This is a predicted structure of a 255-nucleotide part of an RNA (large-subunit ribosomal RNA, domain VI) from a Rickettsiales bacterium. Its mean pLDDT, the model's own confidence on a scale to 100, is 87. The organism belongs to Rickettsiales, within Bacteria.
[in-house]
Context: one part of a larger RNA
Order: sequence, then structure tokens, then C1' cells
RNA sequence: UGUUUGGAAAAUUGAGAGGAGCUGACUUUAGUACGAGAGGACCGAGUUGGACAUACCAAUGGUGCACCAGUUGUUCUGCCAAGAGCAUCGCUGGGUAGCUAAGUAUGGACGGGAUAACCGCUGAAAGCAUCUAAGUGGGAAGCCUCCCUCAAAACUAGUUUUCCCUAUUAGGGUCGUGGAAGACUACCACGUUGAUAGGUUGGAUGUGGAAGAGCAGUAAUGUUCGUAGCUAACCAAUACUAAUAACCCGAUUGG
Repeated sequence: UGUUUGGAAAAUUGAGAGGAGCUGACUUUAGUACGAGAGGACCGAGUUGGACAUACCAAUGGUGCACCAGUUGUUCUGCCAAGAGCAUCGCUGGGUAGCUAAGUAUGGACGGGAUAACCGCUGAAAGCAUCUAAGUGGGAAGCCUCCCUCAAAACUAGUUUUCCCUAUUAGGGUCGUGGAAGACUACCACGUUGAUAGGUUGGAUGUGGAAGAGCAGUAAUGUUCGUAGCUAACCAAUACUAAUAACCCGAUUGG
């Protein structure tokens, strides 16, 4: 842009396309069938793995240069104390959200149809025989389905339901605040009739006992006030701040 022709929201069909398709061991059947013995099954039932794939982060861990603590050197804040900068994030110990695997969960199936090699039934040509010539069965990890994903741009452009609109109207967009969405675009949420983001308050989580003061000790240091102080991306509440205002498109074929 189109979908025979105003618009919105939702639910669908499935032409077609893609994905998946793997396999071991053990137990049992059964020391059975078979076999002189040695040995040792088919078929069937169950259990547990490997690799692979998909999803996820409750738990176990990893990461976590915007969180907490310790600590070395040096410069600075006049000095002490307390801090800040730089040194690979200076180094070290932990760690929220998110993202993750080595973690967790699930999957390959079952079934149906037509078949291959092959095995048959009936059966003539050819009084016999013959799976084949007429007819008719079985038969594979393979084929078509079944399972999962996409899918009406499938131009044969499909179907269903509800609602709105007669003029600058229904509706859409620009713009703004943002996002478990994202290269951009798109998509999704919100725009004061508001919790969209930030802030604030409360909580969670993490760190691990702040500063300051008192006390003990010559001091290093310890201890009390005190599960202290601080705390990112998390969970809520709350209009304090910013989503203001404005503009553009929008029906000749419609009931």
C1' cells in the first nucleotide's frame, strides 16, 4: 500500500511453511523356549541414564564496574577524628534485581492411513503348481498424519461476535512519561477523570554492628548506647516533580 473501500476491539479457520524424530544400561518374563552341554533368547512389562531441544529462576550456584564491609600506598578536605580522589572496579570478603547453568521442569511418545523389501489368502492363464494376471491381507526408525511453532499478502487476500460515527465526527497519529518491548522502527502501559517514570514514606533483601559519646586499657584495641548504620535495578503506598498545551490525518463507492 492492499484486503470493493468510514472506524474500533476481540475471537477464530488453516491452504501452506518450519521444528521435533536419537539412544544405552538394568530388572522382570526366565536361567524359560532352544541346546548333549557350554551357553542362552524373541515377544511383552517396568526402572534408570547419556546426548540433544525448549522453557524458567522457587531452590543450588555464577555474575552482579550504581549495594555493604575490611584493607595497602599516596594526594587533598588547616590538624585529630571522619571522609573524598587515584592506583585493573586498587586489592580482598560477601551480595539485591536482572541475566544465567553446572541448576529446575518438560519433550522424543501412543495411535491411524498408504506402502518398500519381504511374508501370505484365494486363484487361473498352464485340469498340476503358482502371493498376481482379476481379487484380497500383513509388513519399517522411512512417507502422509498424530505432537509443537508460524500462518488470510492463502491477490481465491477467508470466517464470527460486539460496539461507535453523518462532519472536522467516530477514530488514529504527532508529542510527552516509561517498559520484564527494543539496533532504529515496531510492540505494550500511561498522559491529571492519572500511579507511567522519578522523588518521598514503609517494607523486603544484602552487609554485619555506622558516626558520635561514655566506660576499660599506657596503647593497639575492646565494649555500651544498638540486630546498629547504610542499603542498586525488588514489593507496596503516596500526586511532591514530569506526563501541560497544542497540532495533523480522517467518508465522492456505507447501513